Predicted 3D model of a 538-nucleotide part of an RNA (small-subunit ribosomal RNA, 5' domain) from an uncultured bacterium.
Rfam family: Bacterial small subunit ribosomal RNA. Rfam links the family to the GO terms structural constituent of ribosome and ribosome.
Its mean pLDDT, the model's own confidence on a scale to 100, is 81.
The full RNA is in RNAcentral, with records from ENA and SILVA.
Context: one part of a larger RNA
RNA sequence: GAUGAACGCUGGCGGCAUGCCUAAUACAUGCAAGUCGAACGGAGCGACUAGGAAGCUUGCUUCCAAAGAAGCUCAGUGGCGAACGGGUGAGUAACACGUAGGUAACCUGCCCAUGUGCCCGGGAUAACUGCUGGAAACGGUAGCUAAAACCGGAUAGGCGCGAGGAUCGCAUGAUCGUCGCGUUAAAGCACCUAAGGGUGUGAACAUGGAUGGACCUGCGGCGCAUUAGCUAGUUGGUGAGGUAACGGCCCACCAAGGCGAUGAUGCGUAGCCGACCUGAGAGGGUGAACGGCCACAUUGGGACUGAGACACGGCCCAAACUCCUACGGGAGGCAGCAGUAGGGAAUUUUCGUCAAUGGGGGGAACCCUGAACGAGCAAUGCCGCGUGCGUGAAGGAGGCCUUCGGGUCGUAAAGCGCUGUUGUAAGUGAAGAACGGCCGAUAUAGGGAAUGAUAUCGGAGUGACGGUAGCUUACCAGAAAGCCACGGCUAACUACGUGCCAGCAGCCGCGGUAAUACGUAGGUGGCGAGCGUUAUCC
Numbered sequence: 001g002a003u004g005a006a007c008g009c010u011g012g013c014g015g016c017a018u019g020c021c022u023a024a025u026a027c028a029u030g031c032a033a034g035u036c037g038a039a040c041g042g043a044g045c046g047a048c049u050a051g052g053a054a055g056c057u058u059g060c061u062u063c064c065a066a067a068g069a070a071g072c073u074c075a076g077u078g079g080c081g082a083a084c085g086g087g088u089g090a091g092u093a094a095c096a097c098g099u100a101g102g103u104a105a106c107c108u109g110c111c112c113a114u115g116u117g118c119c120c121g122g123g124a125u126a127a128c129u130g131c132u133g134g135a136a137a138c139g140g141u142a143g144c145u146a147a148a149a150c151c152g153g154a155u156a157g158g159c160g161c162g163a164g165g166a167u168c169g170c171a172u173g174a175u176c177g178u179c180g181c182g183u184u185a186a187a188g189c190a191c192c193u194a195a196g197g198g199u200g201u202g203a204a205c206a207u208g209g210a211u212g213g214a215c216c217u218g219c220g221g222c223g224c225a226u227u228a229g230c231u232a233g234u235u236g237g238u239g240a241g242g243u244a245a246c247g248g249c250c251c252a253c254c255a256a257g258g259c260g261a262u263g264a265u266g267c268g269u270a271g272c273c274g275a276c277c278u279g280a281g282a283g284g285g286u287g288a289a290c291g292g293c294c295a296c297a298u299u300g301g302g303a304c305u306g307a308g309a310c311a312c313g314g315c316c317c318a319a320a321c322u323c324c325u326a327c328g329g330g331a332g333g334c335a336g337c338a339g340u341a342g343g344g345a346a347u348u349u350u351c352g353u354c355a356a357u358g359g360g361g362g363g364a365a366c367c368c369u370g371a372a373c374g375a376g377c378a379a380u381g382c383c384g385c386g387u388g389c390g391u392g393a394a395g396g397a398g399g400c401c402u403u404c405g406g407g408u409c410g411u412a413a414a415g416c417g418c419u420g421u422u423g424u425a426a427g428u429g430a431a432g433a434a435c436g437g438c439c440g441a442u443a444u445a446g447g448g449a450a451u452g453a454u455a456u457c458g459g460a461g462u463g464a465c466g467g468u469a470g471c472u473u474a475c476c477a478g479a480a481a482g483c484c485a486c487g488g489c490u491a492a493c494u495a496c497g498u499g500c501c502a503g504c505a506g507c508c509g510c511g512g513u514a515a516u517a518c519g520u521a522g523g524u525g526g527c528g529a530g531c532g533u534u535a536u537c538c
Base pairs, nucleotide, nucleotide: 001537002536003535005534006533007532008531009530012385013384014383015382016381017380018378019377020343025341026340027339029338030337031336034080035079036078039077040076042074043073044072045071048068049067051064052063053062054061055060056059087296088295089294097220098219099218100217101216102215103214106213107212111209112208113207114206115205116204118202119153120152121151122150128143129142130141131140132139133138157184158183159182160181161180162179163178165176166175167174168173188201189200190199191198192197222268223267224266229259230258231257234256235255236254237253238252239251241249271293272292273291274290275286276285277284278283298319299318300317301316302315321332322331323330324329349375351374352373353372357371358369359368360367361366388418389417390416391415398409399408400407401406422479423475424474425473426472427471428470432465438459439458440457441456442455443454444453482527483526484525485524486523487508488507489506493522494521495520496519497518503510504509
């Protein structure tokens, strides 16, 4: 000098940050991932429109049953999302990370560009209805039905194999034509219409891009040699399998290799980096917050779905623990945000809003979002402000010291004059809001027209924070100072008490009757809403 600090004493305000470093211990409760009716069939509600009845005020009110119906809601099928965002650092000494390269050994949903096409058919199933099992969780069975769910066929291009050709390279090879065989696509929905069609969106295939990922390699970053030998899928080959892809990745066979004092192997410790702290630098230390990467989600294992997971709020198995049970069987996973217990020297509210930024779904309205933005708590840190300002005695009272003369606290106080930062009260009152969507107008391209698309202009509307910040006015010096030290290092000294006691202490060392070193008081020095101590690093 620094800190995610803690402890002691003290404590006025604001801004910006930060806040379980320990038990990756166990978790009550609530919330943290949904959305789409413009994919689909239903169920329910239903403005309104015809009908009937009653009352009468003769065009209104009430009631009734059947039909149509804009619109709304809901469980289910289906789609997309749930692999992001958020948390933690247990494991990991490793291509985990950083950096520089490679992939002629690879994948990539949504998005963008270009091109092609969206043809013909089929069978189911949930929801629903009936019956039925179970305490529950959850089922069973019979029947009905839809789709952009599922299946078959056609066609195009692509892909694979074989034959043969051209160009090129970096060894395996890469790229582009031709022929044959095999394989592989699709879906509709909404709106407008002059009923022909049009517009938009969606889905399919191919090629390319973008983005995101996967794999390989050089180099780099740790302690112990009181760890010296390690290794059988081990090292290599051939073949087969597997993967998006290379590869002992896996398997069969064959060979006997591979690593190591330039430190293998083992043990211990540890997430890595940008950065942060210190230092003139070189270095040394650290890896909180913020950003990138990795790993993990009670412990261990496994796959499924999917463009993407071997998946925190998905599934299955095993284990420990907890809970429910009718004892047959079931349910759960806060290292998400709050919060609880425990551990600990120690670390916050079971808050508000989606207004902004961003994310998911949707054509949109909009819905969801403990991401985020805010508020609350804590002097935990940094920065800023205040606790008054001027004047006022050869100097009150009082304290302390005294050589008893005086000295000092000390212009300090009182008194007098001012100011109003902050505070209190009242009033006014933002920026953060730009969109998207809506309303109106104009224009552009195309079209027979309409819907639609795009652009510009104008308008209304949208704020959790928050009646907050800021501003104005009024009022009162009123409401706001402590902590540590004073032997030397080291700025700052006297008195009394104590008497090797009580105690102090970072080092040297003080204390045994005149202690500037213990305790108290006065005084002084330092810092100041803080000051000391402890811990750790330079």